[in-house]
Molecule: transfer RNA
Organism: Patescibacteria group bacterium
RNA sequence: GCCGGGGUAGCUCAACGGUAGAGCAGUGGCUUUGUAAGCCAUUGGUUGGAGGUUCGAAUCCUCUCUCCGGCU
Repeated sequence: GCCGGGGUAGCUCAACGGUAGAGCAGUGGCUUUGUAAGCCAUUGGUUGGAGGUUCGAAUCCUCUCUCCGGCU
């Protein structure tokens, strides 16, 4: 330099172009003499960044940053 794959909640990951979710973690409560476990409720996101297409973009296109792998 070229090619491919990834970047979404604190962490691990989902999401046919049509309300961004789950598990764990956090918070509050129930239960217990107390702790852990369990149960209920709940908070948390400029979807790496910037443009474009579209009525509508996490999703499609372009550029860019970063990580992983391959080729040279």